[in-house]
RNA sequence: UGGGACGGGGGCGCGGUCGCGCCUGGGGGCCAACCCCCCCAGGUGAGGAAAGUCCGGGCACCAUAGGGCAGGGUGCCAGCUAACGGCUGGGCGGGGCAACCCGACGGAAAGUGCCACAGAGAAGAGACCGCCAGCGGCCAGGCCAAGCCUGGUGCGGGCAAGGGUGAAACGGCGGGGUAAGAGCCCACCGCGCCCCCUGGAAACAGGGGCGGCACGGCAAACCCCACCCGGUGCAAGGCCCAGUAGGCAGGGAGGGCUUGCCCGGCCCGCCAUAACCUGCGGGAUGGGCCGCUUGAGGCCACGGGCGACCGUGGUCCCAGAGAGAUGACCGCGGAAACAGAACCCGGCUUACGCCCCGCCCCAGGGC
Numbered sequence: 001u002g003g004g005a006c007g008g009g010g011g012c013g014c015g016g017u018c019g020c021g022c023c024u025g026g027g028g029g030c031c032a033a034c035c036c037c038c039c040c041a042g043g044u045g046a047g048g049a050a051a052g053u054c055c056g057g058g059c060a061c062c063a064u065a066g067g068g069c070a071g072g073g074u075g076c077c078a079g080c081u082a083a084c085g086g087c088u089g090g091g092c093g094g095g096g097c098a099a100c101c102c103g104a105c106g107g108a109a110a111g112u113g114c115c116a117c118a119g120a121g122a123a124g125a126g127a128c129c130g131c132c133a134g135c136g137g138c139c140a141g142g143c144c145a146a147g148c149c150u151g152g153u154g155c156g157g158g159c160a161a162g163g164g165u166g167a168a169a170c171g172g173c174g175g176g177g178u179a180a181g182a183g184c185c186c187a188c189c190g191c192g193c194c195c196c197c198u199g200g201a202a203a204c205a206g207g208g209g210c211g212g213c214a215c216g217g218c219a220a221a222c223c224c225c226a227c228c229c230g231g232u233g234c235a236a237g238g239c240c241c242a243g244u245a246g247g248c249a250g251g252g253a254g255g256g257c258u259u260g261c262c263c264g265g266c267c268c269g270c271c272a273u274a275a276c277c278u279g280c281g282g283g284a285u286g287g288g289c290c291g292c293u294u295g296a297g298g299c300c301a302c303g304g305g306c307g308a309c310c311g312u313g314g315u316c317c318c319a320g321a322g323a324g325a326u327g328a329c330c331g332c333g334g335a336a337a338c339a340g341a342a343c344c345c346g347g348c349u350u351a352c353g354c355c356c357c358g359c360c361c362c363a364g365g366g367c
Base pairs, nucleotide, nucleotide: 001363002362003361004360006358007357008356009355010354012333013332014331015330016329017328018327020045021044022043023042024041025040026039027038028037029036047338051349052348054347055346056345057344058343059233060232061231062230066263067262068261069260071229072228073227074226075225076090077089078088079087080086091105092103093102094101095100106224107223111222112221113218114217115216128163129162130159131158132157135156136155137153138152139151140150141149142148143147171189172188174186175185176184190213191211192210193209195208196207197206198205199204237290238289239288240287241286247280248279249278250277251276254268255267256266257265258264297316298315299314300313301312302311303310304309
């Protein structure tokens, strides 16, 4: 200098004019005070994703939530955490020269199922081309003959080394062996084992022994194994106020809740006017307040840990509406993206023009 890997920060600023929500203070309407309305002053007012609503939790209620079945989720090991399907560290596998990146990564000798096209054959398989004269047959020759010998032949038969098909072909490669071949035998590699040793907390790694190989792939196919999961979501839910407030008729011994079902459990009612169901009518989808933002909170320092994170101390208060505020215009400044709270928090995922910083890797050049 060029190319690349990873991580972090910012994501409009300043000035002017006008405007909005919330809080505090002051004044007025209006004077005993509050609410409400108006005016003034000060303070404060979206995000890194507020988004998708995909996971996890807090909180709230459901007559406790117990068991079984069904259903859903997760799936190498250890740690972090309130919890997680998240994060951190490690192992294994794959990619990259490397920095580094990616992985639903338990079980295929429990069972069932699937493996398109091509191909002989797709799982206890198979012979299209090919190889083979050891065996049966046939042909030719030799010996007087039974028969034997020699040569040929790929009809029967033997084989699976080589070719060919495929994403994948029933271990690989070398040697021996053989008619030709083949784990048929041997060495090495691979694979398997309820075997042993060493290292490690574990996943796992290394070494040894045994087994000639039986064991193809797919479980984001059913399934099996292990672990986890009660339901509903702030329109949850709680409190207060006014009104004659719960009226009439019919049915009625059962009705309802608990997760989809069963068991079990619980609540109300049971001879009636009273549980519950149906119809009609009144009122009211009435008004106000709370929940509501101080929280697994932010920032700084020190300490522990490789790290996620944790501990201690200090410091700060940082939107809280309910027809729902956070805006509009102008000027200057390289440029100004994606997008906007509605109970809260931890993650994941997705969107995002541009600018800045740190660290690392590779290649080339100069001193």

The RNA shown here (Bacterial RNase P class A) has 367 nucleotides and comes from a Deinococcota bacterium. A source record names the gene rnpB. Rfam family: Bacterial RNase P class A. The family's RNA type in Rfam is ribozyme. The prediction has a mean pLDDT of 76. RNAcentral holds the sequence, with entries from ENA.